Transfer RNA from candidate division Kazan bacterium GW2011_GWA1_50_15, 72 nucleotides, folded computationally. Its Rfam family is "tRNA". The prediction has a mean pLDDT of 82.
Order: sequence, then C1' cells, then structure tokens
RNA sequence: GCCGGAGUAGCUCAACGGUAGAGCAACGCUUUUGUAAAGCGAAGGUUGGGGGUUCGAUUCCUCUCUCCGGCU
Repeated sequence: GCCGGAGUAGCUCAACGGUAGAGCAACGCUUUUGUAAAGCGAAGGUUGGGGGUUCGAUUCCUCUCUCCGGCU
C1' cells in the first nucleotide's frame, strides 16, 4: 500500500429500515441478628466521528478515526 472483519449502557453481546434491548456490574427496596445468596424495582445510550439517501437509518451509501486478521 491492497483486501476483509469489528466499533451499540461501566463490562460481555443482541437488534427485518419503523419507540435501541438482554445478561452481569453498580444503585434502591424486601428478606437476615448481620453479611452473602435470593427476589423485586428504578436508572444508565450523541449506536466511534462527519456527510448523504429516505416520511423514517444501529441498519443502506460515502469519507474519516481506532482495533484485529490476511496479502504484498
């Protein structure tokens, strides 16, 4: 330099173009003499960044950044 893959909650990962979710963690409550475990609840998101297409984009197109792999 060329090709491919990945980037979404604190972490690990989902999500036919139509309200962005789950598990774990952290927080609150119940339970306990107390802690842990268990149960319940609430919260947490510029979907890496810019632009475009569309009534509508995490999803399609384009540029760019970071990481991983392959080729030379």
The organism belongs to candidate division Kazan-3B-28, within Bacteria.